[in-house]
């Protein structure tokens, strides 16, 4: 000190959310030791027990008990007498403190200063003086008695430091009249005097002492009293009658309406009274840098309270926590008549609650209360227990130790890692355990004195023993925010503080292994302050983000020109009071160390007095003219009101022509019209509105104001050394004005909401179109709103310019046009600044003054409720609950538009030809099937993958069958090597196998024969040994056209042969981006040029490449023959030749180069010329950054998942060819530009040895037979067809088309049933040109004829990939349909228009109104009644009693 979150992406607003500190916490896992703090925050609910204030015999009488003497005597009882100690009692002093708690209390409290000249103080200090004398009583007691019980009655009798009285008595106290002096003097206070009245005591001891009376006098305690400050809410705006004061008089320690009687009629308040609501206040606490802002636990000060309410006695004090009377509600006791209590005192219980302790120990220490003391009481205090609640310390072990052990986890299988960590080896002795000691807390206190004695409870701290022995955990690892892998899970389980994660590879879930933080604890939760400048004093803002009041006048109110003099209130600044102590800060100490604890200091920003200073404000005085306003001359105006007048459209009414339609739409209808419309003419009448002028011109505060003429009237501008002298700006309330639209009451009414009707359309509650009422008009009186906008509050100074309009003035110039200058108002560009920018800019949104108003995420809402204003309609003021993670501003880059400019394409437009209809082929869907194997799905799937499914091919397609290390391929090792290739085991009758069985085969089951190598055996090996192949086993593996093209590589489609895509510097921008690429010509093109904050450069274009069109050189076979020769029926057949055709190498040729014209001297176009070809020359390869989570995991290669006697392999069968049907691309035809038949030309470009096949036979043909030749410019398929020539058909379902079917062959193959192809003959369907719709194609192109060839045994090829022959037609266009480029503009879209988003809705569920009425608290008035007590009064010798105001509590409306 920030971070995260709104977007494709960016700055800004602007909420929410994190991280950090903290708590009298609570929860969940976890827990070893001290040692200091600290624990009922909720129900001020209810309490059982036990303590918590008593004490003194040195104030009194005394039961009684206990010692000692003594007496009687009935030998255990009594009496008396001295001492002890004492129940209960008088009597004093204390019990009003101490302790507990915040119910109430917004001021009868608190703090902070002051004030008492209005006041009290018991016990304690000090001083001064004093104490004579008498007297009656009454508890206790003791008798008699009521009562369950508490308590009580009557009689007798007693003492005091209890009460009484008399006396002496002086400052003093009180009067009341003076005098005299002082004072900080309104009554008055203080001193000196004179006078008159009241006024006191108590003892006890041996002494020291204690006490008592009584006036000063401290001290410490208090009353009371002002000033300042101390919550919230105006959806509480008025309250108030003892109220406010005054005279008197009561009462009080004492002022006062504190209380009464009279008299007056006041007093408080927007600087918020009254009411409601919340709350003890400080001192400090807890966060912040600070200012603040929460908070007031524990400690200290003050205040209140004591079961709730009232009241008063007693006291020096109290209206009294463990006192007392009533009332009252709860509890308990009872003999039912009456009693009794009162834990917010310690401990402890029950409730309620998430939640907070021991029915301990002492009075050893400090303290209090009595006492003269000893001492006695003291839940105050001192400890101790419980509880990680906090703080703070300690420990849970050092040091070596690498085969990096084992396990575990991950892996790319190499290894990584946990990790010196572990075992292991060597120490060490904290905490704790057990035992033994032991300073310190002890000071007093008895004694003459020696000396005695005094620890509840803790414990420094030392020994000894023992042995790593007894002590880790908790959260977290997707970003923030420190730490990641793996497995399982598959939008399920969960997670999650915002953002978000999970839908089969999850670094977010769970879990483990790993690693970060922290450590006897670590998270979670609440809550606070911080971050939040996010209430902004320090420190925010309102053009567009949330915000400027609809204007204007003016109240209080804040604010205020220039010079001068006074005050010192405010400001400054010195001194002095105070600002308790704790706390915090610094600095030293003390406990082993911190927490903790003690000492000095230092703040304590604040109050108060006092002394100074006078600049600034401020208050007074005296004066200015420049703000301001006032007078006089002059100008502009749709300011404003009345009053009156025009004329034209309309529209109505009347005559009068006139005679069928008029109206009215994009086309019509409705409607008007022969009872005369419309159209014309003439005439009345009516209401409303002012064309042109008219203009970012004028005018007004705004709302707003337009025909003229007249009155009245506002304001405003310009001129004038004319006057007053700050009169002034804003302005909370308040007052008034205020567009339409509505509202009342009354006029008027030409044209137009609503409503009717016609049309439009799916519907049309619109747009059109025919009618129409309110209302618009006018007068009067309401409503108070609006995108009342410049979305910009008013006033005031300052701060570059330029241009244009309006109204004045001045000044030059003879006039007129003009030029300068100056005031005023209106607009436009713009400088600097300002802004998030867009923009703004002397008309500020710039510098700064004032002063009002308003703003605080979004929805919920300008809604509900209160109030108030309104005839109403509604208006003003104005929430929460609940709910989201954002709503929003600007401005960028795309991407779309039934947005706009240019521009292009067989896009349409002119055309030719098809498709759709008919038969087939063929592929798809769909149906069916055991199976119909997959995959492709708008353009970009459908003659696709498939350049050949009868088996094979073929696929987890189906049936049925058969094999489990396999069809296939390795296994680290042997050998010189080639080569073999994994363990084990068989391995000479071994491998291998004729044949046999079974089987359809795969397989399975037998079996005659019968093997190679090397060593050994003196020779001899099928015999023995050994390895190989082989077999059997086993084990790693092998295999999978299984899944996932949404995990992939690679290849492909499309868009698009569109003209684009982008980088480097630079330069503009806060930035996302711009620019370049944008503009102005040109192009087929971002292709050239020009212009240009750009200036270059790449990937595409274009060009190099094939081809193909011309030509020339070279070359001359298997290709060609022109002259020459030979030679055949014939024929480059042969000799030969290179001329020509070809063939295939090299080259040239085309560049807008050449001329004219346009055009910017340009790029470029047009048009010519020459030329085979002319502006890319035709045709092809060639595919920019990218799109489509585009195809394919079944070419292929791969992650990862599944399978492993099956999803793998073999095998025979069938299926992939199934057919009611739809679709898509084909073929063939529907025929005369044709069909058949006869005749006779012309091509390219392929292919052939598992082939192509000549000729020749044969066969109507398909083909057979039999060869020649040819690995091919030499042979061979091969015959080209259409064309041409000539004959028939003569418009029909035909000599048109040929499907289907019969039948009878031929061919390939192991095999033509499912299921090839071809012939012959015979059958002879459907189809006479094709709906909606829809394809292709711009020239050697469409059309239209035919040949080759791949796959291939054969063939379903009509397909598909080439090859030539004949060969048009139309367009020079850019309105429309499609689809693309560039510029721009609009956006609430970015999954990007198949986008976005609005209302309505069924059930359930949450939150909040509202609602006949219904309960509950609280509070306030008037009445009734009225205890208990104080006060008056009356009665009393006294208590007693009686009455009367208030007066709790109850009724009661």
């Nucleotide at each position: 000190a920030g971070g995260g979150u709104u977007u494709g992406a960016u700055c800004c607003u602007g909420g929410c959310u994190c991280a950090g500190a903290a708590u009298g916490a609570a929860c969940g896992u976890u827990g070893g030791c001290g040692g200091c703090g600290u624990g009922g925050a909720u129900u001020a609910g209810g309490c059982a027990u036990g303590c918590a204030a008593g004490u003194c015999g040195a104030a009194c009488g005394a039961a009684u008990c206990c010692c000692a003497g003594g007496a009687g005597c009935u030998u255990g009882c009594u009496c008396c007498u001295g001492g002890g100690g004492g129940a209960a009692g008088u009597g004093g002093c204390g019990a009003a403190a101490g302790g507990g708690g915040c119910a109430g209390u917004a001021a009868u409290g608190c703090a902070u200063g002051g004030a008492u000249a209005a006041c009290c103080u018991a016990c304690c200090c000090u001083g001064g003086g004093g104490a004579c004398g008498a007297g009656g009583a009454u508890a206790g007691c003791c008798g008699u008695u009521c009562u369950a019980a508490c308590g009580g009655a009557c009689g007798g009798g007693u003492a005091a430091u209890a009460c009484u009285c008399g006396g002496c008595g002086a400052u003093u106290c009180g009067g009341c009249c003076g005098u005299g002096a002082g004072g900080a003097c309104a009554u008055c206070c203080u001193c000196a005097u004179g006078c008159c009245g009241g006024g006191a005591a108590a003892u006890g001891a041996g002494u020291u002492u204690c006490g008592c009376c009584u006036c000063g006098g401290g001290a410490g305690g208090g009353g009371u009293c002002c000033a300042u400050g101390u919550g919230a809410u105006a959806u509480u705006a008025g309250c108030u009658u003892g109220u406010u004061g005054g005279u008197g008089a009561g009462g009080u320690a004492a002022c006062g309406g504190c209380u009464c009687a009279c008299c007056a009629a006041g007093g408080c308040g927007a600087a918020g009274a009254u009411g409601u609501c919340u709350a003890g206040c400080g001192g400090g606490u807890g966060u912040g840098a600070g200012a603040g802002c929460a908070c007031g636990a524990c400690c200290c000060g003050c205040g209140c309270c004591a079961c709730u309410g009232g009241c008063a006695c007693u006291g020096a004090g109290a209206c009294a926590c463990u006192g007392g009377c009533c009332a009252g509600a709860c509890u308990c006791c009872u003999a039912c008549g009456g009693g009794a209590g009162g834990c917010u005192g310690c401990a402890g219980u029950c409730g309620a609650g998430g939640a907070u302790c021991u029915u301990c120990g002492g009075c050893a220490a400090u303290g209090g209360g009595c006492g003269c003391a000893a001492g006695c009481c003291u839940g105050a205090c001192c400890g101790a227990g419980c509880g990680a609640c906090g703080c703070c310390g300690c420990g849970u072990g050092u040091g070596c130790g690498a085969u990096g052990a084992a396990g575990g986890c991950c892996u790319u299988c190499g290894g990584g890692u946990u990790g010196u960590a572990a075992a292991g080896c060597a120490c060490u002795g904290u905490c704790g355990a057990g035992g033994g000691g032991g300073a310190g807390g002890a000071a007093g206190c008895c004694g003459c004195a020696a000396g005695g004695u005094u620890g509840a409870c803790c414990u420094a701290u030392c020994c000894c023993u023992g042995g790593a022995g007894g002590a880790a955990g908790c959260a977290c690892g997707g970003g923030c925010u420190a730490a990641g892998u793996u497995c399982g899970u598959g939008c399920c389980a969960g997670c999650a503080g915002c953002c978000g994660c999970g839908g089969u590879a999850a670094g977010a879930c769970g879990a483990a292994c790993c690693g970060u933080g922290c450590g006897a604890a670590c998270g979670u939760u609440a809550u606070u302050c911080g971050g939040a400048a996010u209430c902004a004093c320090u420190g925010g803002g309102c053009u567009u983000a949330a915000a400027g009041g609809g204007c204007g006048c003016g109240u209080a109110g804040g604010c205020g020109g220039g010079c001068u003099g006074u005050c010192a209130a405010g400001u400054c600044u010195g001194c002095g009071g105070u600002g308790a102590a704790a706390g915090c800060c610094u600095c030293c100490a003390g406990c082993u160390u911190a927490a903790c604890u003690g000492g000095a200091g230092a703040a304590g920003u604040g109050c108060c007095g006092u002394g100074g200073a006078u600049a600034c404000u401020g208050g007074u005085g005296g004066c200015c003219u420049c703000g301001a306003g006032g007078a006089g001359g002059g100008u502009a105006c749709g300011g404003g009101c009345a009053u009156c007048u025009g004329g034209a459209a309309c529209g109505u009414u009347g005559g009068g022509u006139g005679g069928a339609g008029c109206g009215g739409u994009g086309a019509a209808a409705u409607g008007c019209g022969u009872u005369g419309a419309u159209a014309u003419c003439c005439a009345a009448c009516g209401g409303a509105g002012c064309u042109c002028c008219g203009g970012u011109g004028g005018c007004g505060a705004a709302g707003g104001c337009g025909a003229g003429g007249u009155g009245c009237u506002g304001g405003a501008c310009c001129c004038u050394u004319u006057c007053u002298g700050a009169c002034g700006c804003u302005g909370a309330g308040g007052c008034g004005c205020g567009a339409a639209a509505g509202c009342c009451a009354g006029g008027g009414g030409a044209g137009c909401a609503a409503c009717g009707g016609g049309a439009u359309u799916a519907g049309a509650u619109a747009c059109c179109c025919c009618g129409g009422u309110a209302g618009u008009c006018c007068u009067g009186g309401c409503c108070c709103u609006a995108a009342a906008c410049g979305u910009u509050g008013a006033g005031g100074a300052c701060u570059a310019g330029g241009u244009a309009g309006u109204g004045g003035a001045c000044u030059u110039a003879a006039c007129a046009u003009g030029g300068g200058u100056u005031c005023a108002c209106u607009g436009u560009c713009g400088a600097a600044g300002c802004a998030a920018a867009a923009g703004u800019g002397c008309u500020a949104a710039g510098u700064c003054c004032u002063c009002c108003g308003c703003c605080u995420g979004g929805g919920g809402a300008g809604u509900a409720u209160g109030g108030u204003c309104g005839c109403a309609a509604g208006g003003c003021u104005g929430a929460a609950a609940c709910u989201c993670a954002a709503a929003g501003g600007a401005a960028u880059u795309g991407a779309c538009g039934g947005g706009g400019g240019c521009u292009c394409a067989c896009a349409c437009a002119a055309g030719c030809g098809g498709u759709g209809g008919a038969g087939c082929a063929u592929g798809u869907g769909g149906c069916u099937u055991a199976a119909u194997u997959c995959g492709a799905g708008g353009c970009u799937a459908c003659g696709c993958g498939a350049a050949g499914a009868a088996c094979c091919u073929u696929a987890u397609c189906c049936u049925g069958g058969g094999c489990u290390u396999g069809a296939c391929a390795u296994g680290u090792u042997c050998g010189a090597a080639a080569g073999a290739g994994g363990u084990a085991g068989c391995a000479g009758g071994u491998a291998g196998g004729a044949c046999c069985c079974g089987g359809a085969a795969a397989c399975g089951g037998g079996a005659a024969c019968g093997a190679a190598c090397g060593g050994u055996a003196u020779c001899c090996a099928a015999c023995c040994c050994g390895g190989a192949a082989g077999c059997u086993a086993c084990u790693a593996c092998a295999g999978g056209u299984g899944c996932u093209g949404c995990a992939u590589g690679g290849c492909u489609g499309u868009c698009g042969u569109c003209a684009g895509c982008u980088c480097g510097u630079g330069u503009c921008g806060u930035g996302a981006g711009a620019u370049g690429u944008c503009g102005g010509g040109u192009u087929a093109a971002g292709u050239c040029c020009c212009a240009u904050a750009a200036c270059g450069a790449g990937c595409g274009c274009a060009a190099c490449c094939c081809u193909u069109g011309u030509u020339u050189c070279c070359a001359g076979u298997u290709g060609c023959c022109a002259g020459c020769g030979g030679g055949u029926a014939a024929a480059g057949c042969c000799g030969g030749g290179g001329a020509c055709u070809c063939u295939g190498g090299a080259a040239a040729a085309a560049c807008u180069g050449c001329c004219g014209g346009u055009g910017u001297u340009a790029a470029a176009c047009c048009g010519g010329a020459g030329g085979a070809a002319g502006g890319u020359g035709g045709g092809g390869a060639u595919g920019a950054c990218g799109u489509c989570g585009a195809g394919u995991c079944c070419u292929c290669a791969u992650g990862g998942c599944c399978u492993u006697u099956a999803u793998g392999c073999c095998c025979a069968g069938g299926g992939c060819u199934g057919c009611a049907c739809a679709c898509g691309u084909g073929c063939u035809a529907c025929a005369a530009u044709g069909g058949c038949g006869u005749g006779a030309a012309c091509a390219a470009a392929g292919g052939g040895a598992c082939g192509c096949a000549a000729a020749c036979g044969c066969g109507c043909g398909a083909g057979c037979g039999c060869c020649a030749g040819c690995a091919a410019a030499u042979c061979c398929c091969a015959a080209a067809a259409a064309a041409c020539a000539c004959g028939c058909c003569c418009c029909a379902g035909u000599u048109c088309a040929g499907a289907u079917c019969g039948u009878a062959g031929g061919c390939u193959g192991c095999a033509a049933c499912u299921c090839g192809c071809c012939u012959g003959c015979g059958u002879g369907a459907a189809g006479u040109u094709g709906g909606a719709a829809u394809c292709g194609c711009u020239a050697g192109u469409a059309a239209u004829c035919g040949c080759g060839g791949g796959u291939c045994a054969g063939c379903a090829a009509c397909a598909c990939c080439g090859c030539g022959g004949u060969g048009a037609a139309u367009g020079u266009g850019u309105u429309c349909c499609u689809g693309a480029g560039c510029c721009u503009u609009g956006u609430a879209c970015a999954c990007a228009c198949c986008g976005c988003c609005c209302g309505u809705c069924a059930a359930g569920c949450c939150a909040c109104g509202a609602a006949a009425g219904a309960g509950a608290g609280g509070g306030a008035c008037g009445u009734c009644c009225g205890a208990a007590g104080u006060c008056g009064c009356c009665u009393u010798u006294a208590c007693c009693g009686g009455u009367g105001c208030c007066g709790a509590a109850g009724a009661u409306c």
The prediction has a mean pLDDT of 81.
The RNA shown here (small-subunit ribosomal RNA) has 1453 nucleotides and comes from a metagenome.
RNAcentral holds the sequence, with entries from SILVA.